[in-house]
RNA sequence: UGCCUAAACCGCCGUGAGGCGGUGCGGGGGAACCGAGCGGGCGCGAGAUCACGCGCCCGGGGGGCGUAUCCGGGCCGGCGGCCCGGUAGGGGAUUUCCAACCCCGAGCCCGUCAGCUAACCCCGUCGGCGAUUGGAA
Numbered sequence: 001u002g003c004c005u006a007a008a009c010c011g012c013c014g015u016g017a018g019g020c021g022g023u024g025c026g027g028g029g030g031a032a033c034c035g036a037g038c039g040g041g042c043g044c045g046a047g048a049u050c051a052c053g054c055g056c057c058c059g060g061g062g063g064g065c066g067u068a069u070c071c072g073g074g075c076c077g078g079c080g081g082c083c084c085g086g087u088a089g090g091g092g093a094u095u096u097c098c099a100a101c102c103c104c105g106a107g108c109c110c111g112u113c114a115g116c117u118a119a120c121c122c123c124g125u126c127g128g129c130g131a132u133u134g135g136a137a
Stems, first nucleotide, its partner, number of pairs: 002129003008023006024125006034115001038059008061113001062110004070086007089104004095137006
């Protein structure tokens, strides 16, 4: 010069670090319609002892950002944690695609609540890049 990412652009204030606002971009919450609606026990309705509907109790929680899920084995007395091997998936920085090879396959948050979702509400706008080889555009 450019590039990845939602993470850019503009205005105002401030000597400055920075702060505030708007637009854009990204994410979450949130009707109707539609969809989905765990396991066990009891009671009622209905019925035929099944199936079905309603109510109560007990047990299991559930969800979001993110590629970061799922499976097998071992150890710890166990919920669970740790280790090992694979795996959905992601990355290898001039852009895209292909092949080989390599790396990652984390972490954090909400707090018993969340499908979709018009109106509406809330949040973010970081961080980085010459760090494999070959081929094609």